RNAcentral holds the sequence, with entries from Rfam. Predicted 3D model of a 101-nucleotide RNA (SAM riboswitch aptamer (S box leader)) from Aliicoccus persicus. Model confidence (mean pLDDT): 84 of 100. The source organism's lineage runs through Bacteria, Bacillati, Bacilli, Caryophanales and Aliicoccus.
């Protein structure tokens, strides 16, 4: 990269480094010289893999990841509502994990 599957309303920062865009497109809409985005150390937060146990579950967190603004920030097509792009659903895309090419 390409395919099965599961999740995705919860939750969780300082400190350094550096110097302008970032937030995945588009559009809104927000973050950013009071220093974002990113990198690095340390710290945390979940618990998919994991590990244990009285195994329709229940517990732990050393170890593989993953994650620490905003519902995956919302919204993009279908339905079906509504005065209303007004509100849901489901999908589509995209994230991450576990397995296979």
């Nucleotide at each position: 990269c390409u395919c099965u599957u599961a999740u995705c309303a919860a939750g969780a920062g300082u400190g350094g480094u550096g110097g302008a865009g970032g937030g995945a497109a588009g559009u809104g809409c927000c973050c950013g010289a009071u220093g974002a985005u990113a990198c690095c150390a340390c710290g945390g937060c979940a618990a998919c893999c994991g590990u244990c146990u009285u195994u329709u579950a229940g517990a732990c967190a050393a170890g593989g990841u993953g994650c620490c603004a905003a519902g995956u920030c919302a919204c993009u097509g279908u339905u079906a509502u509504u005065u209303a792009u007004u509100u849901a659903a489901c999908g589509a895309a995209g994230a991450u994990g576990a397995g296979a090419g």